[in-house]
Predicted 3D model of a 91-nucleotide RNA (c-di-GMP-I riboswitch aptamer) from Thermanaeromonas sp. Taxonomically the source falls in Thermanaeromonas (Bacteria, Bacillati, Clostridia, Neomoorellales). The model forms 95% of the base pairs in the Rfam consensus. It matches the Rfam family "c-di-GMP-I riboswitch aptamer". Rfam links the family to the GO term cyclic-di-GMP binding.
RNA sequence: CCCCGAUAAAGGCAAACCCAUCGAAAGGUGGGGGCGCAAAGCUAUAGGGUCUAAGGCCAUAUUCUUAUGGCUAUGACAGCCAGCUGCCGUG
Numbered sequence: 001c002c003c004c005g006a007u008a009a010a011g012g013c014a015a016a017c018c019c020a021u022c023g024a025a026a027g028g029u030g031g032g033g034g035c036g037c038a039a040a041g042c043u044a045u046a047g048g049g050u051c052u053a054a055g056g057c058c059a060u061a062u063u064c065u066u067a068u069g070g071c072u073a074u075g076a077c078a079g080c081c082a083g084c085u086g087c088c089g090u091g
Stems, first nucleotide, its partner, number of pairs: 003091001004089002012037002017032006035079001041084003047081002049077003055072007
């Protein structure tokens, strides 16, 4: 330095669910909680993928401005893959 990951040491993160709060939603933030994680650290406008559809466009109905359906990211997700960085050392 690379690979690898102990019933090691030191430390770290925190799923579901609950409460509060922001948001149209997906989801975010704070508290509790702890399923798990060796990158569960960072990156979402210039990789792929997934979720949502306020607004917009289209269709249908209609009491004519509403309802329903379809498409759409400019909204999100890094605990899906990916990219970048990194602690420890039985090996």